[in-house]
Context: one part of a larger RNA
RNA sequence: CUGGGCGUAAAGCGUGCGCAGGCGGCUCUUCUAAGUCAGAUGUGAAAGCCCCGGGCUUAACCUGGGAAUUGCGUUUGAAACUGGAGGGCUGGAGUGUGGCAGAGGGAGGUGGAAUUCCACGUGUAGCAGUGAAAUGCGUAGAGAUGUGGAGGAACACCGAUGGCGAAGGCAGCCUCCUGGGCCAACACUGACGCUCAUGCACGAAAGCGUGGGGAGCAAACAGGAUUAGAUACCCUGGUAGUCCACGCCCUAAACGAUGUCGACUAGUUGUUGGGGAAGGAAACUUCCUUAGUAACGAAGCUAACGCGUGAAGUCGACCGCCUGGGGAGUACGGCCGCAAGGUUAAAACUC
Numbered sequence: 001c002u003g004g005g006c007g008u009a010a011a012g013c014g015u016g017c018g019c020a021g022g023c024g025g026c027u028c029u030u031c032u033a034a035g036u037c038a039g040a041u042g043u044g045a046a047a048g049c050c051c052c053g054g055g056c057u058u059a060a061c062c063u064g065g066g067a068a069u070u071g072c073g074u075u076u077g078a079a080a081c082u083g084g085a086g087g088g089c090u091g092g093a094g095u096g097u098g099g100c101a102g103a104g105g106g107a108g109g110u111g112g113a114a115u116u117c118c119a120c121g122u123g124u125a126g127c128a129g130u131g132a133a134a135u136g137c138g139u140a141g142a143g144a145u146g147u148g149g150a151g152g153a154a155c156a157c158c159g160a161u162g163g164c165g166a167a168g169g170c171a172g173c174c175u176c177c178u179g180g181g182c183c184a185a186c187a188c189u190g191a192c193g194c195u196c197a198u199g200c201a202c203g204a205a206a207g208c209g210u211g212g213g214g215a216g217c218a219a220a221c222a223g224g225a226u227u228a229g230a231u232a233c234c235c236u237g238g239u240a241g242u243c244c245a246c247g248c249c250c251u252a253a254a255c256g257a258u259g260u261c262g263a264c265u266a267g268u269u270g271u272u273g274g275g276g277a278a279g280g281a282a283a284c285u286u287c288c289u290u291a292g293u294a295a296c297g298a299a300g301c302u303a304a305c306g307c308g309u310g311a312a313g314u315c316g317a318c319c320g321c322c323u324g325g326g327g328a329g330u331a332c333g334g335c336c337g338c339a340a341g342g343u344u345a346a347a348a349c350u351c
Base pairs, nucleotide, nucleotide: 003323004322005321006320007305008304012319014202015201016200017199021195022194023193025089026088027087028086030085031084032083034082035081036078037077038076039075040074041073042072043071050066051065052064053063054062055061092192093189094188095187096186097185098183099182100181104178105177106176107175108174109173110172111155116150117149118148119147120146121145122144126137127136163170164169207248208247209246210245211244212243216242217241221237222236223235224234259318260317261316262315263314264313267296268295269294270293271292272291273290274289275288276287277286278285279284300307301306324351325350326349333344334343335342336341
């Protein structure tokens, strides 16, 4: 440089934004001539290889001519395509106007149920727990029940096969601030686009730092059981943690195990948001359309499973990644981190 691949066999970066780079809509009787194409010319040493001849009795060998040397330079031309310059367009992209749905994000406030604890009342011998027990709690009055109070965390029903978000993720209610999306009809800008190495930002849980908070749950730990043992499963307790603020960490079965964007290619059914039409007094029903989200399926694809207009079908643009198993996502080095560790990432050896 190149081949074949990446749902499950090795392989899609956790997700987005985005500079460089790569790629890029329709059109002009416009210009250019870098790419491109054609001609001429110079050069591309000789030998060798290849073709046609010649010389040693042949061959090897030697020798003449040609071809080739796919290249590079100069020059003359062509102008379809790509590029460049200029003009125009509206289909891509965006803006405005009007609506709509939503657990999208941030901040503040507030509500009820439940658990636990505290105080007091009633009341008496058990409670709790298990396969069965025991540890544990209780006559210093528990458990049960009533009243009052404290505090923290999470929000039953609605709730969905539902919605929103780039992903992680997001759920009581109210207010404030704020991002995105969808639909309809017009108007406007006029290719402003797609992708994206490096970079930047976000990124569950656990973990770390400082300061708070601590009801329940609960690594560690203690005790009781079980067992041959039981550093477990079960039980009684219980500390970090779980919660808040700020700062780190940057990983995951971060999964649709399926990169992003665009185009094209039968349908059927459900559901969410919007719009339109017809019918109806209304409730509503039917049909069409659009953006999601599901189930099934033509063609096609696939090793099969399965995928199937939300593709794993048919194509295009760009990025990432794979290349037998183990050694190993390890060692060393670099970078990052307070640490834990993360990231980048081999080889010997072995099958």
Molecule: small-subunit ribosomal RNA, central domain
Organism: uncultured beta proteobacterium